[in-house]
Notes:
Glycine riboswitch aptamer from Novosphingobium sp., 101 nucleotides, folded computationally. Its Rfam family is "Glycine riboswitch aptamer". Rfam links the family to the GO term glycine biosynthetic process. Its mean pLDDT, the model's own confidence on a scale to 100, is 78. The same sequence occurs in records of 2 taxa. Of the family's consensus pairs, 90% are formed in the model. The source organism's lineage runs through Bacteria, Pseudomonadati, Pseudomonadota, Alphaproteobacteria and Novosphingobium.
């Protein structure tokens, strides 16, 4: 100097499943006022559901003495089920720092 893979950062794309029921509470509107009603938000509980943050489990495969190793599979602890946020994974970019050639 240059190439590659991974990590990091930025940008873009990115699915699924109730904006369900009950209670409490906050805000606004209706009203002469109140009860009450409607709309929106939050908290708790119930039932139903999803899997692509994270987490956990497994092979007739691989290594192999024991045993160990995986996922977009499985489980749903967590998370999620209008929008927003998040989001495995994919693409592009970075004289970002290292590794290897």
């Nucleotide at each position: 100097c240059u190439g590659a893979a991974a990590c990091g950062c930025g940008c873009g794309g990115g699915a699924g499943a109730g904006u369900u029921c009950u209670u409490u509470u906050c805000c606004g509107a209706u009203u002469c006022g109140g009860u009450a009603u409607c709309g929106g938000g939050a908290a708790a509980g119930g039932c139903g559901c999803c899997g692509a943050a994270g987490g956990a489990g497994c092979a007739a495969c691989c290594g192999c003495c024991c045993c160990g190793g995986a996922a977009u599979c499985u489980c749903u602890c967590a998370g999620g089920c209008a929008a927003a946020a998040g989001g495995a994974c994919c693409g592009c970019g970075c004289a970002g720092g290292g590794u290897c050639g």